[in-house]
RNA sequence: UCCCGUUGAUCCUGCGGGAGAUUGCUGCUAUUAGGAUUCGACUAAGCCAUGCAAGUCAAGGGGGCGCAAGCCACCGGCAGAAUGCUCAGUAACACGUCGAUAAUCUACUCUUAGAUCUGGGAUAACCUUGGUAAACUGAGGCUAAACCCGGAUAGAAGAUUUGUUCUGGAAUGAUAUUUCUUUGAAAAGCAAUGUCUAAGGAUGAGUCGGCGACCGAUUAGGCUGUUGGUGAGGUAAUGGCCCACCAAACCUAAGAUCGGUAGGGGCCUUGAGAGAGGUAGCCCCGAGAGGGACACUGAGAAACUGGUCCCAGCCCUACGGGGUGCAGCAGGCGCGAAAACUCUACACUACACGAAAGUGUGAUAGGGGGAUCCUAAGUGCUUAUGUUCUACAUAGGCUUUUUUCAAGAGUAAAUAUCUUGGAGAAUAAGUGGUGGGCAAGACUGGUGCCAGCCGCCGCGGUAACACCAGCGCCACAAGUGGCAAUCACGUUUAUUGGGCCUAACGCGUCCGUAGUCGGUCUUGUAAAUCUUUUGUGAAAUCGUUGCGCUCAACGUAACGGCGUGCAGAAGACACUGCAAGACUUGGAACCGGGAGGAGUCAGAGGUAUUAUGGGGGGAGCGGUAAAAUGUUAUAAUCCCCGUAAGACCACCUGUGGCGAAGGCGUCUGACUAGAACGGGUUCGACGAUGAGGGACGAAAGCUAGGGGAGCAAACCGGAUUAGAUACCCGAGUAGUCCUAGCUGUAAACGCUGCGAGCAAGGUGUUGCACAUUCUUAGGGAUUGUGCAGUGUCGAAGAGAAGUCGUUAAGCUCGCCGCCUGGGUAGUACGGUUGCAAGACUGAAACUUAAAGGAAUUGGCGGGGGAGCACCACAAGGGGUGCGGCGUGCGGUUCAAUCUAACUCAACGCAGAACAUCUCACCAGAAGCGACGGCAGGAUGAAAGUCAGAUUAAAGGUUUUACUUGACGAGCCGAGAGGUAGUGCAUGGCCGGCGGCAGCUCGUGCCGUAAGGUGUCCUGUUAAGUCAGGUAACGAGCGAGACCCAUAUCUGCAAUUGCUAACAGGUUCUUCGGAAUGACUGAGCACAUUGCAGGGACUGCCUUGGAAACAAGGAGGAAGGUGUGGGCUACGCUAGGUCUGUAUGCUCCGAAUCUUCUGGGCUACACGCGCGCAACAAUGGUAUAGACAAUGGGAUGCAACUCCGAAAGGAGGAGCUAAACCUCGAAACUAUAUCUUAGUCCAGAUUGAGGGUUGUAACUCACCCUCAUGACGAUGGAAUCCCUAGUAAUCGGGUCUCAUCACAGCCCGGUGAAUAUGUCCCUGCUCCUUGCACUCACCGCCC
Repeated sequence: UCCCGUUGAUCCUGCGGGAGAUUGCUGCUAUUAGGAUUCGACUAAGCCAUGCAAGUCAAGGGGGCGCAAGCCACCGGCAGAAUGCUCAGUAACACGUCGAUAAUCUACUCUUAGAUCUGGGAUAACCUUGGUAAACUGAGGCUAAACCCGGAUAGAAGAUUUGUUCUGGAAUGAUAUUUCUUUGAAAAGCAAUGUCUAAGGAUGAGUCGGCGACCGAUUAGGCUGUUGGUGAGGUAAUGGCCCACCAAACCUAAGAUCGGUAGGGGCCUUGAGAGAGGUAGCCCCGAGAGGGACACUGAGAAACUGGUCCCAGCCCUACGGGGUGCAGCAGGCGCGAAAACUCUACACUACACGAAAGUGUGAUAGGGGGAUCCUAAGUGCUUAUGUUCUACAUAGGCUUUUUUCAAGAGUAAAUAUCUUGGAGAAUAAGUGGUGGGCAAGACUGGUGCCAGCCGCCGCGGUAACACCAGCGCCACAAGUGGCAAUCACGUUUAUUGGGCCUAACGCGUCCGUAGUCGGUCUUGUAAAUCUUUUGUGAAAUCGUUGCGCUCAACGUAACGGCGUGCAGAAGACACUGCAAGACUUGGAACCGGGAGGAGUCAGAGGUAUUAUGGGGGGAGCGGUAAAAUGUUAUAAUCCCCGUAAGACCACCUGUGGCGAAGGCGUCUGACUAGAACGGGUUCGACGAUGAGGGACGAAAGCUAGGGGAGCAAACCGGAUUAGAUACCCGAGUAGUCCUAGCUGUAAACGCUGCGAGCAAGGUGUUGCACAUUCUUAGGGAUUGUGCAGUGUCGAAGAGAAGUCGUUAAGCUCGCCGCCUGGGUAGUACGGUUGCAAGACUGAAACUUAAAGGAAUUGGCGGGGGAGCACCACAAGGGGUGCGGCGUGCGGUUCAAUCUAACUCAACGCAGAACAUCUCACCAGAAGCGACGGCAGGAUGAAAGUCAGAUUAAAGGUUUUACUUGACGAGCCGAGAGGUAGUGCAUGGCCGGCGGCAGCUCGUGCCGUAAGGUGUCCUGUUAAGUCAGGUAACGAGCGAGACCCAUAUCUGCAAUUGCUAACAGGUUCUUCGGAAUGACUGAGCACAUUGCAGGGACUGCCUUGGAAACAAGGAGGAAGGUGUGGGCUACGCUAGGUCUGUAUGCUCCGAAUCUUCUGGGCUACACGCGCGCAACAAUGGUAUAGACAAUGGGAUGCAACUCCGAAAGGAGGAGCUAAACCUCGAAACUAUAUCUUAGUCCAGAUUGAGGGUUGUAACUCACCCUCAUGACGAUGGAAUCCCUAGUAAUCGGGUCUCAUCACAGCCCGGUGAAUAUGUCCCUGCUCCUUGCACUCACCGCCC
């Protein structure tokens, strides 16, 4: 003096926990010494075996024994009421403190004075003799005293008479005296010394009083000897202490009585203190002695180790009867978490007895035991070498407190201790922790939400700094941790020193009793207060300074302090109190004219509704989102006129008025009350608050009696719904209304008790008064001022903030009520109250680490606003969804059908078109260990050749023979390798949000802080794009700019490109010419290609606008980011990938490695996605004809020729490619045919025959020809894409590739419709709002 824990983060409120000190028990560990008011208190004031704990006196007496000294029992005296133990009871004069005793006693002891005369008697011991199990006890006889008794004297007590003096606050006291009554001392001894009387002291005790001192009201009334009086009794003594009579008192909200708990104090623990908690030990007081009662003796007892009786227990017994009381010291049992030796001595101190010597004493002194507390010391120092170097090991040296040995001193005897000497570093370190709080590991191994840890928060689900160990480190240290408890921490019970609008907390409101508090001035008093002083407040404890133990603890002396108190004395008088007097501002009364839904009662009125009578009218009405129930031809709804009933009181009406609150609204009257303003007439503090108490108190509810139109809980019916005990609709009873009562509660809210004072304002509104101006002269209006009320905004200030702010939640004072983590619970029990329903009062066990307030960031909303998007809609175009086929996924199947991916953002995806390979899967077979160690090996390892066996096969295994000659895979480790696991351990890369326009920073400012501002508002934009405003000013990433392609122009260039002009060549020709740059020269105009530039910027015009900008126009190839791409923010999604590679950890390791053969990934009752071709006439078929671009090519593209019906085959020029090849594009155009049909549509499936690739085409490739000719006739719910060279449609190329494209990606051809909007659906962005969400609505929660 704080720290951790509620949250995504913040500030509070609030509790939980940690850190300190102390007490008891306990775990582990332990070298020595000293001291202590330490040790069966807590539980069982439970029970106890055994021993001891109170005796002494011979100088009181008579005896017995003995030679004597002496010893022994008895009578007698004193002591035994102390010491010691314990805390059950006790809430009380028990205790503490201060007093009283004028209401008392006191053995032994001290002082003073006096006395100690006389006579008599019994009894124990002893002797004799009985009873009895024992304990004990009876009879007869002898005897003494300081034993007992009678008498005398002194004296004492009471009553009574008369006075004096003294003490004192006060005589009831003391003292003198008269009379009477009662009672009545002695123990001696030569002496020391005793004994008696009286008075006094000391000591000890009794009794009484004031004050102090626990909890409970869920204990409110208690008491009958109770309260008092008179008399008598009793006591040492007062007193209802006891009794008789009389009176009816006494205690109590300042807590009686009752219940619970408890010995009280000095002190102890803790705390800064105030306090809180404790009080067994040492001291003082009290009480008790197994539970209860009683007396005797005695100075003193209602007696711990005396007695009697009852009760409960135990023991002995011969059953007749006896004995016993450890809460004394030891010790035992029991109880328990819990506590020592059946030790020594009277040497010290003290007590009893004694003349004394002395005796006795479990008091006491001393030792033993206990990690109970306090204190002190030690567990070494050093040299050299080595090592893993703050340290350890080895070798040597030093020292000896301690250890051990010996002798002496010490002690009652020992222990301890001291002195001297010897040996020898020897004999001596643990406990707890190590994630945070909290000091010390991002060490190793094990475990795997298991085992376990954890005061609290929290760790552990395969990389645990938190578990269990090892090592290291930290703290304290002969100790150190745990459990339980107390104080502090806690200003968390707040007197010091808290709060109550929203966190727990203002009674629903007012009146008022007790109490508390109280305006101005004066005088007195001195209760309170303050000052001084006297006595007392034991010692110990505490502090300081000395002294003594080697120091210290400890002991001791002096001083101080403490006990914060009580009692007495003297003084002061400001404030408070009390008494007296005065005052007017608080308060009350009075007067005046106004305001008002204030209250009670009575009367009057109004519209509507419903019912009903009459008339009109004639089909529906009613109701809803839509309906139905309902109602209507017995005439409804609707219109008109009348009648009845009950309830209510529109407009005015207002953030306005009144009332204590609840509450109060048509008009008139009567009665009643209050407030404001003005006057300043009266009283003179009469006041404020208010525990108990009383009154009022919405709605609903209850009782009794009325009333009942409308509305309407319950109930009934119709809908809605999965259901619908609801919302909606149709009916409808209590009730709503009145009278008389009861209930007594509400979010009875301003969630804000009442009263008073002080402290900036602005602006509305209501009432009154005054002034001003206007005036229609009104009871009118305007403006200003004052007072009172009621709103709003705000300075200071306050507050956790929201907010409050002269109507405070500001600053002060007075009084009341209430709160103390959440839940259980406003529940239970008890009481009071009520007819009942209920109300008021109001807990605990147990459970829990939070519950809660305010504000912040985000997210969310079937909240609001603004903007935007063909992965949104609208307006359109074309599809998917049906059937066939291709392909992917699921499911199922299988030896295996390897696996990943599952909304958008998995599913023609893994560039994944799988025959083997790929390959990870299945069946079978085989191979492989760098390096180290062990076993094996010249008695031959490994290898090779021929042959046989085994096998589906084989390079494998095995056998024989031969060759060669040094290594070796049998075991243990350790490796290579792993498409084995973990994408939730990772890197990298990628998808989605994002086809978005956002994300931040610096400085400043605001806020206690999280955070906000900037980034907001208005307009604008594709855009946080820009402009204007603005406590913000600037900046960065993103957007844009930029880069690429494309569209236009210019310049330069010209081969493999091109060919307008020029000159030829070739072909055709109707001779005019045409064609030909797949001929030549030549050229570079055009096209094309390449390079370098220009061009577009809202630059110009009009309109609107402040600007930004928008709309339109001109020019232009292109117009408003031209078009299309690339690049793509901070981040999020534990998104995907360990099967591309990389990589941590785990695993396999002769198999999860490597290789081979075959199979599988291609299965097939089924479901889904993406596509292809179709269902036809905008078409099919046939013939003829026209026009591209991008690409690719040497293990390649292949012209061309020949063969074949075709696929294709046999040759093969050219081409390393602006040159050659691929390469004849198709839709299209023209002509012909088909004529609406399962077709000359459609092409699946199947059969047959060929071809190509490849080792291989069965499972399982592609192509050609012929034949076959299925389903399908435009597709339910639903859903996808698209805004222009786009959709749609047509073909071409490329990639993968030995072969295989309906996939992906590019290329060009033809070429529309519709919109120029919106936010309805789906979403996105921004602002705002609510939130108990923050893992963020797929939330939370019952």
The prediction has a mean pLDDT of 82. Predicted 3D model of a 1342-nucleotide RNA (small-subunit ribosomal RNA) from uncultured euryarchaeote. Rfam family: Archaeal small subunit ribosomal RNA. Clan: SSU clan. A reference for the family is Cannone et al. (2002), "The comparative RNA web (CRW) site: an online database of comparative sequence and structure information for ribosomal, intron, and other RNAs", BMC Bioinformatics. Its family is annotated with structural constituent of ribosome and ribosome in the Gene Ontology. The organism belongs to Methanobacteriota, within Archaea.